[in-house]
A computed fold for a 361-nucleotide RNA, annotated as Bacterial RNase P class A.
The prediction has a mean pLDDT of 78.
Rfam family: Bacterial RNase P class A. Its family is annotated with tRNA processing, ribonuclease P activity and dimeric ribonuclease P complex in the Gene Ontology.
RNA sequence: GCGGAGGGCUGGAUGGCCGCGGCACCGAAAGGUGCCGAGGAAAGUCCGGACUCCACAAGGCGACGGUGCCGGGUAACGCCCGGCCGGGGCAACCCGAGGGAAAGCGCCACAGAAAACAAACCGCUCUGCAGUUCGCUGACGCAAACCGCACGAGUAAGGGUGAAACGGUGGGGUAAGAGCCCACCGCGGGACGGGCAACCGGACCGGCACGGCAAGCCCCACCGGGAGCAAUGCCGAAUAGGGAUCGCGCACGGGCCGCCUUGGCCCGCGAUCCGGGUAGGCAGCACGAGCGCGCGGGCGACCGCGUGCCCAGAUGAAUGGUCAUCCCCGACAGAAUCCGGCUUACAGGCCCUCCGCGCAU
Numbered sequence: 001g002c003g004g005a006g007g008g009c010u011g012g013a014u015g016g017c018c019g020c021g022g023c024a025c026c027g028a029a030a031g032g033u034g035c036c037g038a039g040g041a042a043a044g045u046c047c048g049g050a051c052u053c054c055a056c057a058a059g060g061c062g063a064c065g066g067u068g069c070c071g072g073g074u075a076a077c078g079c080c081c082g083g084c085c086g087g088g089g090c091a092a093c094c095c096g097a098g099g100g101a102a103a104g105c106g107c108c109a110c111a112g113a114a115a116a117c118a119a120a121c122c123g124c125u126c127u128g129c130a131g132u133u134c135g136c137u138g139a140c141g142c143a144a145a146c147c148g149c150a151c152g153a154g155u156a157a158g159g160g161u162g163a164a165a166c167g168g169u170g171g172g173g174u175a176a177g178a179g180c181c182c183a184c185c186g187c188g189g190g191a192c193g194g195g196c197a198a199c200c201g202g203a204c205c206g207g208c209a210c211g212g213c214a215a216g217c218c219c220c221a222c223c224g225g226g227a228g229c230a231a232u233g234c235c236g237a238a239u240a241g242g243g244a245u246c247g248c249g250c251a252c253g254g255g256c257c258g259c260c261u262u263g264g265c266c267c268g269c270g271a272u273c274c275g276g277g278u279a280g281g282c283a284g285c286a287c288g289a290g291c292g293c294g295c296g297g298g299c300g301a302c303c304g305c306g307u308g309c310c311c312a313g314a315u316g317a318a319u320g321g322u323c324a325u326c327c328c329c330g331a332c333a334g335a336a337u338c339c340g341g342c343u344u345a346c347a348g349g350c351c352c353u354c355c356g357c358g359c360a361u
Stems, first nucleotide, its partner, number of pairs: 001357010012326007020037007039332001043343002046341005051228004064224005069083005084098001085096004099219002104217002106213003121159002123155004127150003131146003135142002167185006186208001187206003192201003232283004242274007253267005290309008327330001
């Protein structure tokens, strides 16, 4: 210098004027002053929690759903960190639903002879039969090569199919072949050693068998009550209902007691009080698994200590407009109970570490 890998930060700046939301203070009020006012994703609502209400003795078993190499972190997680194994890359590094297939069931399309227990399409070999040619013989016949047939036997080396075909290469061996035998590689078991573990190494033994799929059922281990801030709690009118007590009057009306009269009671009217709900208001709701800095522990995720800070809180729902100057002319996008993650979107710019190649010294 070129090409690449990993990680972090930023996401127009400054000032003036006019506005908007919240809080505090001043003021009788009008209003004034001060401070604060979106994001790294506020998004998708996919996981995990806090909080609230409902349900629920404890334990076991079962059903359903989820998680799934090992160790650690965390309030918790399907997240994060470190490691292991497998795959990719020259490398930095990246990717992996990564427990169990000798518990059982099921499936393995197309192609292919055959897809899990063996089996044999072409081929190869032997045997038998028939034929042709050459050779030997006087002849019968003998023998060799080739070709055809199969009622037979052997073989799985070669061809061909497939994602996958019952170890691979070489040699020996054989009628032809074959772990049939041998060497190396692979595979299985494995005393012992290392590691918390996943796992790694491995003397020695075994000719080699147990194919794949569990994102099909299943088995094993662990986890899991339901609903969600329009949760939930508190205050609470006007009007119209409900209840209690007292008063008025049996005078227009209705009902009951009573043969009738007098009379009593209920509906009724008025006053006071109580209670539920609605409108509305308040809390939940902004101090928190908080943020910055420093020190310490840890490879790291993270943890501990000290110190400083207060950082939106609406509910018809604020965060805008305009002017000036400058630059590389500004991406994706806007809170609604909160927090930890994941995922997705994102113009441009800056920084750090590492790898490969080339050149110079």